Small-subunit ribosomal RNA from Synechococcus sp., 1489 nucleotides, folded computationally. The sequence is in RNAcentral, with records from ENA, RDP, RefSeq, Rfam and SILVA. The organism belongs to Synechococcus, within Bacteria. The prediction has a mean pLDDT of 84.
RNA sequence: AAAAUGGAGAGUUUGAUCCUGGCUCAGGAUGAACGCUGGCGGCGUGCUUAACACAUGCAAGUCGAACGGGCUCUUCGGAGCUAGUGGCGGACGGGUGAGUAACGCGUGAGAAUCUGCCUACAGGACGGGGACAACAGUUGGAAACGACUGCUAAUACCCGAUGUGCCGAGAGGUGAAACAUUUAUGGCCUGUAGAUGAGCUCGCGUCUGAUUAGCUAGUUGGUGGGGUAAGGGCCUACCAAGGCGACGAUCAGUAGCUGGUCUGAGAGGAUGAUCAGCCACACUGGGACUGAGACACGGCCCAGACUCCUACGGGAGGCAGCAGUGGGGAAUUUUCCGCAAUGGGCGCAAGCCUGACGGAGCAACGCCGCGUGGGGGAGGAAGGUUUUUGGACUGUAAACCCCUUUUCUCAGGGAAGAAGAAAGUGACGGUACCUGAGGAAUAAGCCUCGGCUAAUUCCGUGCCAGCAGCCGCGGUAAUACGGGAGAGGCAAGCGUUAUCCGGAAUUAUUGGGCGUAAAGCGUCCGCAGGCGGUUAAUCAAGUCUGUUGUCAAAGCGUGGGGCUCAACCUCAUACAGGCAAUGGAAACUGAUUGACUAGAGUAUGGUAGGGGUAGCGGGAAUUCCAGGUGUAGCGGUGAAAUGCGUAGAUAUCUGGAAGAACACCAGCGGCGAAAGCGCGCUACUGGGCCAUAACUGACGCUCAUGGACGAAAGCUAGGGGAGCGAAAGGGAUUAGAUACCCCUGUAGUCCUAGCCGUAAACGAUGAACACUAGGUGUUGCGUGAAUCGACCCGCGCAGUGCCGUAGCCAACGCGUUAAGUGUUCCGCCUGGGGAGUACGCACGCAAGUGUGAAACUCAAAGGAAUUGACGGGGGCCCGCACAAGCGGUGGAGUAUGUGGUUUAAUUCGAUGCAACGCGAAGAACCUUACCAGGGUUUGACAUCCCCCGAAUCUCUUGGAAACGAGAGAGUGCCUUCGGGAGCGGGGAGACAGGUGGUGCAUGGCUGUCGUCAGCUCGUGUCGUGAGAUGUUGGGUUAAGUCCCGCAACGAGCGCAACCCACGUUUUUAGUUGCCAUCAUUCAGUUGGGCACUCUAGAGAAACUGCCGGUGACAAACCGGAGGAAGGUGUGGACGACGUCAAGUCAUCAUGCCCCUUACAUCCUGGGCUACACACGUACUACAAUGCUCCGGACAGCGAGACGCGAAGCCGCGAGGUGAAGCAAAUCUCCCAAACCGGGGCUCAGUUCAGAUUGCAGGCUGCAACUCGCCUGCAUGAAGGCGGAAUCGCUAGUAAUCGCAGGUCAGCAUACUGCGGUGAAUACGUUCCCGGGCCUUGUACACACCGCCCGUCACACCAUGGAAGUUGGCCAUGCCCGAAGUCGUUACCCUAACCGUUCGCGGAGGGGGGCGCCGAAGGUAGGGCUGAUGACUGGGGUGAAGUCGUAACAAGGUAGCCGUACCGGAAGGUGUGGCUGGAUCACCUCCUUU
Repeated sequence: AAAAUGGAGAGUUUGAUCCUGGCUCAGGAUGAACGCUGGCGGCGUGCUUAACACAUGCAAGUCGAACGGGCUCUUCGGAGCUAGUGGCGGACGGGUGAGUAACGCGUGAGAAUCUGCCUACAGGACGGGGACAACAGUUGGAAACGACUGCUAAUACCCGAUGUGCCGAGAGGUGAAACAUUUAUGGCCUGUAGAUGAGCUCGCGUCUGAUUAGCUAGUUGGUGGGGUAAGGGCCUACCAAGGCGACGAUCAGUAGCUGGUCUGAGAGGAUGAUCAGCCACACUGGGACUGAGACACGGCCCAGACUCCUACGGGAGGCAGCAGUGGGGAAUUUUCCGCAAUGGGCGCAAGCCUGACGGAGCAACGCCGCGUGGGGGAGGAAGGUUUUUGGACUGUAAACCCCUUUUCUCAGGGAAGAAGAAAGUGACGGUACCUGAGGAAUAAGCCUCGGCUAAUUCCGUGCCAGCAGCCGCGGUAAUACGGGAGAGGCAAGCGUUAUCCGGAAUUAUUGGGCGUAAAGCGUCCGCAGGCGGUUAAUCAAGUCUGUUGUCAAAGCGUGGGGCUCAACCUCAUACAGGCAAUGGAAACUGAUUGACUAGAGUAUGGUAGGGGUAGCGGGAAUUCCAGGUGUAGCGGUGAAAUGCGUAGAUAUCUGGAAGAACACCAGCGGCGAAAGCGCGCUACUGGGCCAUAACUGACGCUCAUGGACGAAAGCUAGGGGAGCGAAAGGGAUUAGAUACCCCUGUAGUCCUAGCCGUAAACGAUGAACACUAGGUGUUGCGUGAAUCGACCCGCGCAGUGCCGUAGCCAACGCGUUAAGUGUUCCGCCUGGGGAGUACGCACGCAAGUGUGAAACUCAAAGGAAUUGACGGGGGCCCGCACAAGCGGUGGAGUAUGUGGUUUAAUUCGAUGCAACGCGAAGAACCUUACCAGGGUUUGACAUCCCCCGAAUCUCUUGGAAACGAGAGAGUGCCUUCGGGAGCGGGGAGACAGGUGGUGCAUGGCUGUCGUCAGCUCGUGUCGUGAGAUGUUGGGUUAAGUCCCGCAACGAGCGCAACCCACGUUUUUAGUUGCCAUCAUUCAGUUGGGCACUCUAGAGAAACUGCCGGUGACAAACCGGAGGAAGGUGUGGACGACGUCAAGUCAUCAUGCCCCUUACAUCCUGGGCUACACACGUACUACAAUGCUCCGGACAGCGAGACGCGAAGCCGCGAGGUGAAGCAAAUCUCCCAAACCGGGGCUCAGUUCAGAUUGCAGGCUGCAACUCGCCUGCAUGAAGGCGGAAUCGCUAGUAAUCGCAGGUCAGCAUACUGCGGUGAAUACGUUCCCGGGCCUUGUACACACCGCCCGUCACACCAUGGAAGUUGGCCAUGCCCGAAGUCGUUACCCUAACCGUUCGCGGAGGGGGGCGCCGAAGGUAGGGCUGAUGACUGGGGUGAAGUCGUAACAAGGUAGCCGUACCGGAAGGUGUGGCUGGAUCACCUCCUUU
């Protein structure tokens, strides 16, 4: 520059993320089918299943111009029809796809062939002969169909002649014909050539399986012969022993092949309907005949199955031609018209035949086109749906007005298709088309609406019914089910199902991977194969390029044209690309020849080493044996026991024996291919490294099949056996303990010989080569400088570690020892489970190993990293968490709440901490929600409308009351005079009402973690991302408090402070408060005063401010001074983001559901107070630090008018009476108690304790029985300090003492406050509990109350084995052997021709016999494959079964791999290995300084 016009993703694993990976969807297509629906036309298409069986009709005949005969007609000239002989055609056309994995097909070549009709050319057709049908006669048979005798023609048949031809080296041999008629043609014979068609051969291409690895006797080749049109083991005889195969033979399965078609960006993948080419088949199997051509769809013979006819003797048949029938099936049409066109057969022709073909019919089966109207029209009608009740949508949609007539109906006209000179000829068809008339008239459905995916609401249903392509919806507010309304999409169709391609880079050539996701063989050697260093020349196989041939037509592409357009039809035309031929180029690959040395190897000299094999030797330890000393224990464990020991153990000493393993050195050090190798010495032996650069000259790399080695366990045989130690026995532990722990202990562990062949055989990383920053250790060798030398320092090569750049990676990480960048070769992977299982095969003594599926099932399984949560992980820290103390609870009695039980009801809620003296700050009625009974129904309560009446009060009466009946009193307020407000009564309907349900539909409020110190954001930075950083680290703090450091810098909610109270003080102000001084009183009572106390306003004060020390010069901490108070002064209020579907629908509010003469409401009575029992919380005690009596002293917070109520009087007392004062710093409640002083009690069930009970009273209230409180007298239970366990508290606290208040008519051991007296202890953080931060592991995320494994039991599903049973297919041996070809025989018959002696013989032909081969059949043993099978094995699936707890955290014994043994089960143990183990310690190395 040209050509080229083309490539989209989404959902789903997780709390979230990235990746891997499967599943699913959106697209296109179809010979389709099914469901709903359906107006028209054009063009196509229409048994994919049973190559299942077929009734009926048709689908191949024609020629009288080949022939004889017969018949009919005749104008006697002749014409026509025809069975038979004869010719040509029935090998085409049409159908189907069973078989076939093959030269069958495709493509390209080839030589040893034939070819009727057709074309061209050359030549020829002379002379003879004998028959057979038809026909006639006789005759058989049911029929089909024949038999015999006789006559006869030909273009039927035969002989001779001629002859270009053919055969033969040649001589020579062989070898043809037919005529007819309308007299111009047609036909005949021979040859040559062409065209067409056919046969044969070869290269290449052409499905799956190796759980099919060996196959082959005419097999492979040769020679002779035969055969064919022709080459050939095509056939035969003999000879040789070959041929094919890992580049996949053989076998098995499947399948017609192609042009093309569908899809795809393409490469590919799938497919092979219609149309076209080739092949194969024609009921199944076999066979030949005729012929140019067949082993023949509508021909023949035989066998078999089936069907039909039959007189039972015998015959007939083949729709995979067109229609059609039955059957099968989800499913596929008319027993139509015509030869008018195109084409075919015969014929000179006319013509005949033609279910080929041309048409019509049926089917939305497909493609294409058209229509179902167009314009206007808002009171946005009615109806429907919905609603926040305002409206919105349906919706310009309809109605209505104007217009048009494609389509439709009717009528009129009316083709082309018909071709050679003319004429004639149209099935379609009165069709297409044209014109006129009529009238919006005749014509819309289907699917979807959670996401993917365009489109939403109402009702019903309530894990039901159902939906679903995947994810998933449905358990009372379902955009997901069903219906309605609306919306979206497509449209005479729309959806569903099935199948193919795509998306899927999910088999990856284009275009993937293998450390951890699936995936590197355990390691090495090595044949074939693949790949291969530098250089020169030649060749031209690969490669590149030009030309030629071909790849049929149709189709596809491009450009035109014709049907009104389009589909459809038609004309012209192109590039790739394949194969073949031919010319050229020579860079690369290849081949050949020559050269080289950098790869590789050899050599020489050094060198390190647990490399291997064998032999010899050594000491420590252990056990055993013998002896000595010695005495009661030893041993073992978390603690014990079994065991050993007075018959002398253990301990200790001496001596001896045995076997196994080799401390220290020892080191991410060495060697080896890996497995693996460790005392010393010796012998034999393999490999490496370094140096030198002498030699060879690419000799190399990798490696399917193959071979060798290969830990531990295990096996066989023989030894050996000290210790250890599967199994086994015993003891413990435990709910159990087939385990962990302990005591014993057999195989085994060891040696020799052989087998096995596997491991987490791991660097989870194949081998080789090259390239690509460094730094730092260490081992071996060489070397430089230095040195006497050894060190030290530097350089090179080879090994072995760590860190790290670029790069790579999903991340983790790797990083010259690559997981980087490239090349070559090998192995392996393709979702999880089923399963490394089954079957088959190979190996093995066995155990088992290697190879290695499917059905079925799931939508995940998985990798890395993140945030949490959790751990019987770690570190740091805090808390009345433990510890140290004080006092309690748990035991008793009572009170109170709860559970349970009971009941007509015992109303309801709260249920670990965080329910249980809680809601309830107070149930006799009321409350009250519960139960029984009696009432009311617009209602006890609210609003609206109408009517009446003032309201209201008193009395009588029925009733348990609610409620009812009656009598009387009473006539109000405002007014603009119309009326209005309020109250009561009556009426109708809207509505009221509900402590009915759902706290898992909610708001609000509250509890809890927790007054714990945390929780977040903006910007920036890091990471693909979830996220991280900040907030981590070093200090410090009560604190994410503060300081320092830091890729962070800032900020917010929390912490702290700001607020209240208490503690000190100043000032202001002194009444109801106070009283130092003065006076006065019983008394701050009064005068006086406001100093003090106090009251209540405003201030001050505390900040680590000051000093010393520690610390890092910081923050801060320790100590001190001063101060009323010192490090947050003390107490309170204040509760971050969030968690617990925490609590509350019964405070209140509220969605939805439910009830409406009741689940509403009123009333009486009862219940909430029950009582074998259990628990919580309290009170009072058990006594002497006490009780009791007498006397005496000192508060504060508070409350008070339906109230507190003084003094006085009465009562033993509760209380009564009384009435002063007080809306309160004034009056009252109000005497505080513990305490102090004195008396009594003297350790006891008491002078403790006070329950229970009796009697008598008081108070409140309509009412005290169920069921109140108080008083007096009497009574005087249990209880003598409380088991396991458990609670509170760190200072004015615990403990103890009383007082007040709220609730309240009355009722307080409860609750909320108040003051009085007033301790002990804290060494400390090991442990228990809770919490915070950092870190680590995780298979958890509903987050450990998690997850999860296996047996057993039950149900269902698919599958393996199995004595067998029963099919199919295949090949083989033997038997029988049809038809038929071939061969043979010379038995029979025989016109032509030849010879003849005329008898006959020969040639030839036919029949018969025999032989080879030979289908079907029989039989036998095999191979492969299916179905079924008592029983049996495991597997899978299944809301709530059983047993355990194996794994995930150190999962409570770290786990896992191989192997062996054992056990209900997960599993346990032994042995070797791995880290894919937590934690702690040590060692080594690295990084930074």